[in-house]
Notes:
This is a predicted structure of an 81-nucleotide RNA (transfer RNA) from Parcubacteria group bacterium GW2011_GWA2_43_11. NCBI's taxonomy places the organism under Bacteria, Bacteria candidate phyla. Its Rfam family is "tRNA". The family's RNA type in Rfam is transfer RNA.
RNA sequence: GCCGGAGUGGCGGAAUGGUAGACGCGCACGACUCAAAAUCGUGUAUCGAAAGGUGUGGGAGUUCAAGUCUCCCCUCCGGCA
Numbered sequence: 001g002c003c004g005g006a007g008u009g010g011c012g013g014a015a016u017g018g019u020a021g022a023c024g025c026g027c028a029c030g031a032c033u034c035a036a037a038a039u040c041g042u043g044u045a046u047c048g049a050a051a052g053g054u055g056u057g058g059g060a061g062u063u064c065a066a067g068u069c070u071c072c073c074c075u076c077c078g079g080c081a
Base pairs, nucleotide, nucleotide: 001080002079003078004077005076006075007074010025011024012023018064026044027043028042029041030040031039045054046053047052057073058072059071060070061069
C1' cells in the first nucleotide's frame, strides 16, 4: 500500500431502518442473618431543581425515522504484498 472484520453504559453483550442500551456481570442501598455468604427487592449513561435536552469512535449524507444504509476520517484485529 491492497483486501476483509470490529468499535454500543463501569465490563461482557443484544437490538429486522421504528421505545436505544434487552440479558448477564459488577457496583450502591434495602430485606433476610447474631454477623456474614448465598438468595430476594430497588437503583445504576450524561446535563438539569424540574420540565426537558443530549448520547451507539468522529464528521457528513439518504430517510418521516439511522446503532443499523452510503461516503470520508480515527483506532484495533486478521490476511496479502